A computed fold for a 73-nucleotide RNA from Epidermidibacterium keratini, annotated as transfer RNA. The RNAcentral record of the sequence draws on ENA and Rfam. Rfam family: tRNA. Rfam's curators write: Transfer RNA (tRNA) molecules are approximately 80 nucleotides in length. Rfam links the family to the GO term triplet codon-amino acid adaptor activity.

RNA sequence: GGGCGUAUAGCUCAGUUGGUAGAGCGCUCGCCUUACAAGCGAGUGGUCACAGGUUCGAGUCCUGUUACGCCCA
Numbered sequence: 001g002g003g004c005g006u007a008u009a010g011c012u013c014a015g016u017u018g019g020u021a022g023a024g025c026g027c028u029c030g031c032c033u034u035a036c037a038a039g040c041g042a043g044u045g046g047u048c049a050c051a052g053g054u055u056c057g058a059g060u061c062c063u064g065u066u067a068c069g070c071c072c073a
Stems, first nucleotide, its partner, number of pairs: 001072007010025004019056001026044006049065005
């Protein structure tokens, strides 16, 4: 230098054909317990990496950029 992949909650990851962003773990509160843990109930969560474009509407499609990983030279 060229090609491919990944980027979504504090962490690990889903998100189908473009139509109101979700799960598990975590954290907070309550119940239970002499206490703790476990269990049960409720709550807490987002500039979808960044900047543009297309569209009535973009996490999703298109372009560019950035970071990380892999391959080729």
NCBI's taxonomy places the organism under Bacteria, Bacillati, Actinomycetota, Sporichthyaceae, Epidermidibacterium.